[in-house]
The RNA shown here (transfer RNA) has 84 nucleotides and comes from a Lachnospiraceae bacterium. The sequence was found in a public genome assembly.

RNA sequence: GCUGGUGUGGCGGAAUAGGUAGACGCAAGGGACUUAAAAUCCCUCGGGGGCAACCCCGUGCCGGUUCAAGUCCGGCCACCAGCA
Numbered sequence: 001g002c003u004g005g006u007g008u009g010g011c012g013g014a015a016u017a018g019g020u021a022g023a024c025g026c027a028a029g030g031g032a033c034u035u036a037a038a039a040u041c042c043c044u045c046g047g048g049g050g051c052a053a054c055c056c057c058g059u060g061c062c063g064g065u066u067c068a069a070g071u072c073c074g075g076c077c078a079c080c081a082g083c084a
Stems, first nucleotide, its partner, number of pairs: 001083007010026003019067001028044005046057004060076005
C1' cells in the first nucleotide's frame, strides 16, 4: 500500500431483506430478610433539562439517502486478520 472483519451503557453482549435503541448477563446504588453478614428477593441503573407528568440528545467521527438509519451509501479514525 491492497483486501476482509470489528467499533452499541462502567464491562460483556443482543437488536440485520430500515420501523419504540439498549434485551440478557456482570458490575454498581437503594430496599426487604438477618443479631450481623453471606445467599436470596424487589426496585433503580447512557447523558442533559424539569417539582412532576414529560421533553431533548445518544450506536467510533463527519456527511448523504429516507417519512424513518445501529442497520443502506460515501469519506475518515482506531483495532484485528490476511496479502504484497

Description
Its mean pLDDT, the model's own confidence on a scale to 100, is 81. Rfam family: tRNA. It is annotated as a transfer RNA. Rfam's curators write: Transfer RNA (tRNA) molecules are approximately 80 nucleotides in length.